[in-house]
Molecule: Bacterial RNase P class A
Organism: Anaerolinea sp.
RNA sequence: CAGGCUGGUCGGGUGAUCGCGGUUCCGCUAUGGGCGGGAUCGAGGAAAGUCCGCACUCCAUAGAGCAAGAUGCCGGGUAAUUCCCGGGGCGGAGUAAUCUGCCGGACGGGCCACAGAAACAAACCGCCUCACGGCUGAACUUCAGCCAUGAGGCAAGGGUGAAAAGGUAGGGUAAGAGCCUACCGGCGCUGGCAGUAAUGCCGCGGCCAGGCAACCGCCAUCUGGAGCAAGGCCAAGCAGAGACGAGAAGCUGCUCGCUUCGUUUGAGUCUCGGGUAGGCUGCAUGAGCGGGUUGGUAACAACCCGCCUAGAGAGAUGAUCGCCCAGGCAGGCGUAAGCCUGUCGGACAGAAUGCGGCUUAUAGACCGGCCUGAGGA
Numbered sequence: 001c002a003g004g005c006u007g008g009u010c011g012g013g014u015g016a017u018c019g020c021g022g023u024u025c026c027g028c029u030a031u032g033g034g035c036g037g038g039a040u041c042g043a044g045g046a047a048a049g050u051c052c053g054c055a056c057u058c059c060a061u062a063g064a065g066c067a068a069g070a071u072g073c074c075g076g077g078u079a080a081u082u083c084c085c086g087g088g089g090c091g092g093a094g095u096a097a098u099c100u101g102c103c104g105g106a107c108g109g110g111c112c113a114c115a116g117a118a119a120c121a122a123a124c125c126g127c128c129u130c131a132c133g134g135c136u137g138a139a140c141u142u143c144a145g146c147c148a149u150g151a152g153g154c155a156a157g158g159g160u161g162a163a164a165a166g167g168u169a170g171g172g173u174a175a176g177a178g179c180c181u182a183c184c185g186g187c188g189c190u191g192g193c194a195g196u197a198a199u200g201c202c203g204c205g206g207c208c209a210g211g212c213a214a215c216c217g218c219c220a221u222c223u224g225g226a227g228c229a230a231g232g233c234c235a236a237g238c239a240g241a242g243a244c245g246a247g248a249a250g251c252u253g254c255u256c257g258c259u260u261c262g263u264u265u266g267a268g269u270c271u272c273g274g275g276u277a278g279g280c281u282g283c284a285u286g287a288g289c290g291g292g293u294u295g296g297u298a299a300c301a302a303c304c305c306g307c308c309u310a311g312a313g314a315g316a317u318g319a320u321c322g323c324c325c326a327g328g329c330a331g332g333c334g335u336a337a338g339c340c341u342g343u344c345g346g347a348c349a350g351a352a353u354g355c356g357g358c359u360u361a362u363a364g365a366c367c368g369g370c371c372u373g374a375g376g377a
Base pairs, nucleotide, nucleotide: 001373002372003371004370005369006368007367008366009365010364012324013323014322015321016320017319018318020042021041022040023039024038025037026036027035028034029033044348048359049358051357052356053355054354055353056227057226058225059224068223069222070221071220072219073087074086075085076084077083088103089102090101091100092099093098104218108216109215110212111211112210124158125157126154127153128152129151130150131149133147134146135145136144137143138142166184167183168182169181170180171179185208186207187205188204189203191202192201193200194199231281232280233279234278240272241271242270243269244268247261248260249259250258251257288307289306290305291304292303293302294301295300325346327344328343329342330341331340332339333338
C1' cells in the first nucleotide's frame, strides 16, 4: 500500500423566522373561561416486532401428587431469562484472522422411502469341508478336476442402499473371522494424574450390535391466572331506597292577577348505598444516567463523586431559509498532496406503566485490535 476479519462509538451541528405539547409565573378582561407575554423542559439506538424474563397490581391458593408446557454439555453473572460471559466435546467454511451447526438419554415401544436376501444380530451371489452319485483324465483301485444333490462351517470378495455388523497391515485358518498382534477410531473402567466441573492426558480391558427423541414415551430442573383498558380514590345526570311533605314554576324586578303541574297517581326538599359520564391517582428518584477507583480473563459487582432527564388525552416534539460538518457527482488549477466553483444531498424510524434481553430495519462517519499478500529499509 492492497484485500479481509473483528470489537466499540456516533448517527448531523448552529442561528433566524413561523408553529406544537407539558409545567410554572405575570398582565388584561371579570369568572365559565378567554386573550397576550415571559421562563423552563420536550423521543430512540432501535421508541419497532411483542419473542423471552422481571418489577408493579388484582384474582386464585392448606400440603402433596397427576396432567400440561418450557428448558436440557460444564462453570459463572443477574431481580430474572430461552439472555450474557468464560470454558469443554463432535463437526462445517476459510491460506489465516475469524465465522458457524449440534450437544440429557437409543438396556421401553415405534419407524427407517426406493433398492436389496437382510434395516439388526442377516446370507442372494460367493468361499471352504464332509457324504453320496455322475462324468473326464491319469493310473490300476486309488488320486486329481468338473457337475448335481444333501449335511455343515464362514462372512474375505461381489452386489443393493443415505446407512450392511469398526478401518489398515501382518499373522492365522479347510475357508474365514478381534481369532491373535501393531497402529488408528469409538466405548467402558470402583485405575493414576490435572481441572470447581464438562473434560483432557496416561494406563488397562478386544468391549466394537447402525440411525431417528423436531415420533411417542423416559430422566432431571422450572412453571398458578390475567394484565396499567391492571388497580385505588372522588363523583354530575338518570334510575332506585328512606324521611319530611303542600305547594312549585312561568308571564315578571316587585304587588295583584292569570296559566300549567301537584296534594289517592306525591310537586318539592333532605338523606343513603352502589355507581355511569367525568376528574384525580397509578405515572416518572429509577434493578436510573455520567465519571472515577477497586475486585474479576470476562459478563458483572462493590464503593466514592456528580446529575435530574418527555409524559397524554387517540396521542405535541415540526417546517422554511442561511452558515458550518461529513459525503457523492461534474468542471477547472496543480508533478503531487491538495485547493476552488457548481450541483446533489444526511438513512431507519416516532415514547404511551416501567425495566433487562433477543430479533428485525438503518444513508453514512469515526476509533481500536488482528490476519493474508506485495514492496522498501